The RNA shown here (SAM riboswitch aptamer (S box leader)) has 105 nucleotides and comes from Exiguobacterium oxidotolerans. RNAcentral holds the sequence, with entries from ENA. The coordinates come from a structure-prediction model, not an experiment, and the mean pLDDT is 84. RNAcentral records the identical sequence in 2 taxa.
RNA sequence: CACUUAUCGAGAGAGGUGGAGGGACUGGCCCUACGAAACCUCGGCGACAGACUUCUUACGUCGUACUGUGCCAAUUCCAUCAGACGUUUGUCUGAAAGAUGAGCU
Numbered sequence: 001c002a003c004u005u006a007u008c009g010a011g012a013g014a015g016g017u018g019g020a021g022g023g024a025c026u027g028g029c030c031c032u033a034c035g036a037a038a039c040c041u042c043g044g045c046g047a048c049a050g051a052c053u054u055c056u057u058a059c060g061u062c063g064u065a066c067u068g069u070g071c072c073a074a075u076u077c078c079a080u081c082a083g084a085c086g087u088u089u090g091u092c093u094g095a096a097a098g099a100u101g102a103g104c105u
Base pairs, nucleotide, nucleotide: 003103004102005101006100007099008098013042014041015040016039017038021031022030023029026079027078028077043072044071045070048068049067050066051064052063055060076097080095081094082093083092084091085090
C1' cells in the first nucleotide's frame, strides 16, 4: 500500500514552544491572533486487540484498565448515489467515501 472484517447519534483538555492555518478530498458551513497546524509535558475518555477476571461444556458473556493502539469542537460537522415514505424544505434504510482496531498479502 492492497484486501477482509467490526465499529463510528455517547464520552473525554490544561500548560509550554510555535506563529497561520485547520475541520481527509471537492462544495457548503464552521473553528482560529481571546492564537490554527505541528511538537513537547502532564491529564483525561473509551474498551478494538492482548493480559487477567465472573458465568458457561463450548460459542459466548461480566468486569478491571496492566500492555499495544486510538481518541479528547460541531453525528464521520453536513452533502453524494439507490430505495421507501412525504412532498416547496425533508425523514428513514442501505450503499459509497473516510477514520480506527484486528487479521492477512